[in-house]
RNA sequence: CUGCUCUCAACGGGGUGCCGCAUUCGCGGCUGAGAGGAACCCAAAGUUCCAACCCGCUGAACCUGAUCCGGAUUAUGCCGGCGGAGGGAUUGCGAGCGGAACUUUU
Repeated sequence: CUGCUCUCAACGGGGUGCCGCAUUCGCGGCUGAGAGGAACCCAAAGUUCCAACCCGCUGAACCUGAUCCGGAUUAUGCCGGCGGAGGGAUUGCGAGCGGAACUUUU
């Protein structure tokens, strides 16, 4: 000087479903790391912010395909396929393991 890996920090990315009761707030159940809260709107969809969780190219965190296909379930991306398909968000300090060059000594 430089390669790889790891912890941590900051920054960034992402999703928030299904069923029952109530039907005003809400309560309970299923899977999961995560299904939360507030505001705007208010006919609703949706949008924004915060929290937790996960993920950041070693990229299945997450999105598209998808009002998809098969299986299971009260029901649902619940499980599998799709998927050696496509897209998708980074820097730094430190530590460890190496490599190269130069200098010095033997």